[in-house]
RNA sequence: GGACGGUUAGCUCAGUUGGUAGAGCGUCCGCUUGACGUGCGGAAGGUUUCAGAGGUUCGAGUCCUCUACCGUCCA
Repeated sequence: GGACGGUUAGCUCAGUUGGUAGAGCGUCCGCUUGACGUGCGGAAGGUUUCAGAGGUUCGAGUCCUCUACCGUCCA
């Protein structure tokens, strides 16, 4: 330098054909326990919304372009 993949909650990751952003773990609260843990129930956490910018569209996490960063491969 080139090809491909990735970037979404604190962490690991889903998100289908473009149409209300989710799960598990973790955190907090309640019940349960002598206590802790386990189990059950609930809540908070994105909120200037999905790495940044621009474009297409009535509508973008999703499609297109550029940029940044991470990974694999080629040279």
Model confidence (mean pLDDT): 80 of 100.
Transfer RNA from a Candidatus Blackburnbacteria bacterium, 75 nucleotides, folded computationally.
The sequence was found in a public genome assembly.
Its Rfam family is "tRNA". Rfam links the family to the GO term triplet codon-amino acid adaptor activity.
NCBI's taxonomy places the organism under Bacteria, Bacteria candidate phyla, Candidatus Blackburniibacteriota.